[in-house]
RNA sequence: GCGCGGGUGGUGAAAUUGGUAGACACGUCAGCUUGAGGGGCUGAUCCUAGCAAUAGGGUGGAGGUUCGAGUCCUCUCUCGCGCA
Numbered sequence: 001g002c003g004c005g006g007g008u009g010g011u012g013a014a015a016u017u018g019g020u021a022g023a024c025a026c027g028u029c030a031g032c033u034u035g036a037g038g039g040g041c042u043g044a045u046c047c048u049a050g051c052a053a054u055a056g057g058g059u060g061g062a063g064g065u066u067c068g069a070g071u072c073c074u075c076u077c078u079c080g081c082g083c084a
Stems, first nucleotide, its partner, number of pairs: 001083007010026003019067001027045007046057004060076005
């Protein structure tokens, strides 16, 4: 230099041919259980503002297509693999 594949909450990851982003698991927090711890069970858990109801933002970054983009197109950053 060329080709291929990845980048999504605190972590690992889903989202099926463009249609509610974050299922599920881990972790964390609270409660129950226990003499205590561990374990088990239940609930909550993306971020910001707010007392709350709620509102706004969010898929590495910037554009484009579309009524609608994590998904398609272009450029770009970064990680991995292959070729030279």